[in-house]
RNA sequence: CUACUGGAGAGAGGCAGCCGCCAGGCUGCCCACCGAAGGAGCAAGCCUGCAUCGCCAGGUGAAUCUCUCAGGUAAAGAGGACAGCAG
Numbered sequence: 001c002u003a004c005u006g007g008a009g010a011g012a013g014g015c016a017g018c019c020g021c022c023a024g025g026c027u028g029c030c031c032a033c034c035g036a037a038g039g040a041g042c043a044a045g046c047c048u049g050c051a052u053c054g055c056c057a058g059g060u061g062a063a064u065c066u067c068u069c070a071g072g073u074a075a076a077g078a079g080g081a082c083a084g085c086a087g
Base pairs, nucleotide, nucleotide: 001087002086004084005083006082011031013030014029015028016027017026018025019024032073033072034071038069039067040066041065045060046059047058048057049056050054
C1' cells in the first nucleotide's frame, strides 16, 4: 500500500424555503451537542543563543490528550482513528 474482519461519541432540535409518489427528503439560518476523516495546539527530551548561564530566550517536539476550523449528531446507509488477519 491492497483485500477481508471488527470499529465509538453526540438533536428523529427550532424557524424559513423548495421538492414530494404525502412515507418523507433536500437547502439555508439559529441554538445545543460530539471527536475517531482531515486540520490546529503542546510536555519531557534534544538543539541553538548570551557582557547576563537563568525557574532565561528561541527552535524542534507525540497521542485515542486539548481545540472544534472542517466534519458529524434516530435507525439504515455512508464515513470512520485504531486494531486483527493475509499478501